This is a predicted structure of a 345-nucleotide RNA (Bacterial RNase P class A) from a soil metagenome. Its Rfam family is "Bacterial RNase P class A". About the family: Ribonuclease P (RNase P) is a ubiquitous endoribonuclease, found in archaea, bacteria and eukarya as well as chloroplasts and mitochondria.

[in-house]
């Protein structure tokens, strides 16, 4: 780096297609024909991965009105290329490591601050024990020369490093550069019943009584409110005829139940030519074979073969038997990566 069991009967699940049948409508004297439906039943066609997983980078899509700058905060880090983007993939230098094929490598900066350096050891960066030598100073000594102090040089131990512009930044920082935030339950449309909002429209009767305003010289009358009264209005699918009593009716707009899309043609696969060390990128011909659910299918049993093992039996050519065939399962989609795998090449 490739595959990751074949191929067949059955008995089920999801999608998609069809109308054999089924319900429904029309037509026709019939016989049937036409259109529709697609929730029982039938037919065909179709259904998991290399990781579909972790959800750890990067993207497209989406909404958070739009665009710009900074702050806090995250992230990369030799140099080049490659890519829609990257923390990815390639070349290549360069350090470590390995006899070696290679393998690893946040690989910038410690001449700016700060911060750490385990045991040992005087001292680990503002340190100064221990010996030796030489100079000075000072006690003591008649003196040789002892003893203490400071200074300089060497040294010898300790240690991964020992004073020398040490070492550490996957230590805080410092430079460059890169990131706005949140996800398909994103977010879009279609929309019931019920209650609740906005408008509008009808009802709340006659009549009594109290009040308040206009007119009036008065008597009286109009309105308006508030109380009594209780007719009308609504109340079962219609009428009556009885009862009940205060709200009825349309319209509009949000949401809830539900529905549809967004969701299967895509940075797509394959073969071929060319370009290029590669990673990758372009021409050309070809396929749609690459599922689509929404409590959420892709499964079970059988045989036959494959591959592996164990045992047994052999004429060593093989037979027979049994036993394993893993890691795992889509949920808006790609690119990576890191993690799980029996076994084969």
């Nucleotide at each position: 780096g490739u595959c990751g069991g074949a191929u067949g009967g059955u008995c089920g699940c999801g999608c998609g297609c069809c109308a054999c049948g089924u319900c429904g409508g029309g037509g026709g004297c019939a016989a049937c024909c036409c259109c529709g439906u697609g929730a029982a039943g039938g037919g065909c066609g179709u259904g998991a991965g290399g990781a579909a997983a972790g959800u750890c980078c990067g993207a497209g899509c989406u909404c958070c009105g739009c665009a710009g700058c900074g702050c806090a905060g995250g992230g990369u880090g030799g140099c080049g290329g490659g890519u829609a983007a990257c923390g990815c993939c390639c070349g290549c230098c360069c350090g470590u490591c390995g006899u070696g094929a290679g393998a690893c490598g946040a690989g910038g900066a410690c001449c700016a601050g700060u911060g750490c350096c385990a045991c040992a050891g005087u001292g680990a960066c503002g340190a100064u024990g221990c010996c030796g030598u030489c100079g000075c100073c000072g006690g003591c000594g008649c003196a040789a020369g002892u003893c203490g102090g400071c200074g300089a040089c060497g040294g010898a131990g300790u240690g991964a490093a020992a004073c020398g512009c040490g070492g550490c930044a996957a230590a805080c920082u410092c430079c460059a550069c890169c990131c706005g935030g949140a996800g398909c339950a994103a977010g879009g449309c279609c929309a019931a019943a019920u209650a609740g909002g906005a408008g509008g429209g009808c009802g709340c009767a006659a009549c009594c009584c109290g009040c308040c305003g206009g007119g009036g010289c008065a008597a009286c009358u109009c309105g308006a409110c508030g109380g009594g009264g209780g007719a009308g209005a609504g109340g079962u699918g219609c009428g009556c005829u009885g009862c009940c009593c205060a709200g009825c009716c349309c319209u509009c707009g949000g949401g809830u139940c539900g529905g549809c899309c967004g969701c299967a043609u895509g940075a797509g696969c394959c073969g071929u030519c060319g370009g290029g060390c590669a990673a990758c990128c372009g021409g050309c011909g070809g396929c749609c074979u690459c599922a689509g659910a929404u409590g959420g299918a892709u499964g079970g049993c059988c045989a036959u073969c494959c591959g592996c093992g164990a045992c047994g039996g052999u004429u060593c050519g093989c037979c027979g038997u049994c036993g394993c065939g893993a890691c795992a399962g889509a949920a808006c989609u790609c690119g990576g990566c890191u993690u799980a795998c029996a076994g084969a090449c």